[in-house]
Small-subunit ribosomal RNA, central domain from an uncultured prokaryote, 349 nucleotides, folded computationally. RNAcentral holds the full RNA, with entries from ENA.

Context: one part of a larger RNA
RNA sequence: CUGGGCGUAAAGCGCACGUAGGCGGCUUUUUAAGCUAGAUGUGAAAGCCCUGGGCUCAACCUGGCUACUGCAUUUAGAACUGGAAGGCUAGAGUAUGGUAGAGGAGUGUGGAAUUUCAGGUGUAGCGGUGAAAUUCGUAGAUAUUGGGAAGAACACCAGAGGCGAAGGCGAUCACCUGGACCGAUACUGACGCUGAGGUGCGAAAGCGUGGGGAGCAAACAGGAUUAGAUACCCUGGUAGUCCACGCCGUAAACGAUGUCUACUAGCCGUUGGGAGACUUGAUCUCUUAGUGGCGCAGCUAACGCGAUAAGUAGACCGCCUGGGGAGUACGGCCGCAAGGUUAAAACUC
Numbered sequence: 001c002u003g004g005g006c007g008u009a010a011a012g013c014g015c016a017c018g019u020a021g022g023c024g025g026c027u028u029u030u031u032a033a034g035c036u037a038g039a040u041g042u043g044a045a046a047g048c049c050c051u052g053g054g055c056u057c058a059a060c061c062u063g064g065c066u067a068c069u070g071c072a073u074u075u076a077g078a079a080c081u082g083g084a085a086g087g088c089u090a091g092a093g094u095a096u097g098g099u100a101g102a103g104g105a106g107u108g109u110g111g112a113a114u115u116u117c118a119g120g121u122g123u124a125g126c127g128g129u130g131a132a133a134u135u136c137g138u139a140g141a142u143a144u145u146g147g148g149a150a151g152a153a154c155a156c157c158a159g160a161g162g163c164g165a166a167g168g169c170g171a172u173c174a175c176c177u178g179g180a181c182c183g184a185u186a187c188u189g190a191c192g193c194u195g196a197g198g199u200g201c202g203a204a205a206g207c208g209u210g211g212g213g214a215g216c217a218a219a220c221a222g223g224a225u226u227a228g229a230u231a232c233c234c235u236g237g238u239a240g241u242c243c244a245c246g247c248c249g250u251a252a253a254c255g256a257u258g259u260c261u262a263c264u265a266g267c268c269g270u271u272g273g274g275a276g277a278c279u280u281g282a283u284c285u286c287u288u289a290g291u292g293g294c295g296c297a298g299c300u301a302a303c304g305c306g307a308u309a310a311g312u313a314g315a316c317c318g319c320c321u322g323g324g325g326a327g328u329a330c331g332g333c334c335g336c337a338a339g340g341u342u343a344a345a346a347c348u349c
Stems, first nucleotide, its partner, number of pairs: 004320003007303002012317001014201004021194003025088007033081002035077008050064005091191001092188004096183004103177002108172002110154001114150004119145003125136001162169002206247006215241002220236004258316006266294012278281001298305002322349003331342004
């Protein structure tokens, strides 16, 4: 390489958009590039295969026949693929009427709590722990009460619930804005799927500049514990956490399961639509788009999966090839840096 694989054994890019490419619905006519059949020419000789002959046999030599699966030219065919022209509506999309939603962006507003400030009441403790101590407090703390300020997060509602491509999204009013679903008609007429490169988005931490800083809290300091304690516990506490703009581009970025399409028993929940039935209800039935629990067939090494497949098939992409060395070195590219990405070998078992 072939073959075989990728939920957990090695293996699905974190997610999307999309270029080239690959693949592509039904139908009519046409073409004849692919395709099929025939013919002609060629496919040197030797060798190989088969079959004769000659050296006593064999190797060897020699005759013949096949074969040389190919290429070119030409004739014919037209099912399939491709090309051209036309038609269609089941894929895809547009219009229209509704629906649900923590989808996104910026602005305003609110209450509880925390801390703090100044004041009142009030007096000796408070706080913390397994037990303590450091800390705070007679310069009046803790507690309590009315008032002011600040920043961050939004209890209940809350649900196996919803939305989003993923990351993710949860107080509330209005504004701007993306997507989805359902119903009925009308329209476009294959406009589709995937997607190497590429581009964009991408938790937390981290970085740059400028703000902000209540609580929490790496680092750090102190008190304990301990043989020690660079920890776990306690008292403090700075970056950071928050905002704006710009970087970083990684996560057990997980469903450890790529995207799209079709097909294949049932049963029970739940969310958003639509329709119907009657006994009009906390009702029942059907249907559609999600989201959960079981389960047949089938699949699987087993666990398990099971219409939200890991079943049955197709299209396209990505990835794997014993363990360690190593996701490392070197080089390239990217980054302010931290580092990221691409990615070996010697050696060893």
The prediction has a mean pLDDT of 88.